[in-house]
RNA sequence: GACAAAGGCAAACCUGGGGCGACCCAGGGACGCAAAGCCACGGGACCUCCGAUCGAGGUCAGCCGGGUUGCCGAA
Repeated sequence: GACAAAGGCAAACCUGGGGCGACCCAGGGACGCAAAGCCACGGGACCUCCGAUCGAGGUCAGCCGGGUUGCCGAA
């Protein structure tokens, strides 16, 4: 990257479990996704601690940027 094909992921919500929490895991489920694979490096959002600031420790890769690996494939 083509109104092509193959294959893939899975939001909300529900059930069960974990965490103080943000949120995570498994099953169901599909709003969407061409890196919605992976990495918290820069910014951002959120949580916890702290009387508060500073700060510290976390969560989010499906918020943006960056790094890195990679499936299919015409013109």

Predicted 3D model of a 75-nucleotide RNA (c-di-GMP-I riboswitch aptamer) from a soil metagenome. The model forms 95% of the base pairs in the Rfam consensus. The prediction has a mean pLDDT of 84. RNAcentral holds the sequence, with entries from MGnify. It matches the Rfam family "c-di-GMP-I riboswitch aptamer". Rfam links the family to the GO term cyclic-di-GMP binding.